Predicted 3D model of a 103-nucleotide RNA (TPP riboswitch aptamer (THI element)) from Desemzia incerta. The model forms 92% of the base pairs in the Rfam consensus. NCBI's taxonomy places the organism under Bacteria, Bacilli, Lactobacillales, Carnobacteriaceae, Desemzia. The prediction has a mean pLDDT of 78.
C1' cells in the first nucleotide's frame, strides 16, 4: 500500500409466477405483512412500509437463447465470447510488498 476472508453501517437494486370456480397443490431465499387511494367487486392497479434476495468476482432481476421435463410456470440444469442490471464507508483476522528507526 494491494490482495483474500468475515462482519458491522449507510446507500442503492429486484421479484412475488403456475395449475385451479373454489378449497388447496408446486417450485423457490422470496409467490405481498400492513397501511393508503383509484377502479372494481372480494379482484386488480399504483405509492409507502414489512420479511427476503442482490449490488460489477454482479444467473438478484429484465430480456434473449441451448436441452429436457410438466396439466402447467425458470419446473429441471446450461449459456456473459448475447442486450440491460444496483456500491461506498469503516472495522477483524490472515497473506504480500515497500519505506523509516533501533539492535
Nucleotide at each position: 500500500u494491494c490482495c483474500a476472508u468475515c462482519a458491522c453501517a449507510a446507500a442503492g437494486g429486484g421479484g412475488a409466477g403456475c395449475u385451479g370456480a373454489a378449497a388447496a397443490g408446486c417450485u423457490g431465499a422470496g409467490a405481498u405483512u400492513g397501511a393508503a387511494u383509484c377502479g372494481a367487486u372480494u379482484c386488480g392497479a399504483u405509492u409507502c412500509u414489512g420479511a427476503c434476495c442482490c449490488u460489477u468476482c454482479g444467473a438478484a432481476c429484465c430480456u434473449g437463447u441451448u436441452c429436457g421435463u410438466u396439466a402447467g410456470u425458470a419446473c429441471g440444469a446450461g449459456c456473459g465470447u448475447a442486450g440491460g442490471a444496483a456500491u461506498u464507508g469503516u472495522g477483524a483476522c490472515g497473506g504480500a510488498g515497500a519505506g523509516c528507526g533501533a539492535a

Its Rfam family is "TPP riboswitch aptamer (THI element)". Rfam describes the family as follows. Vitamin B(1) in its active form thiamin pyrophosphate (TPP) is an essential coenzyme that is synthesised by coupling of pyrimidine and thiazole moieties in bacteria.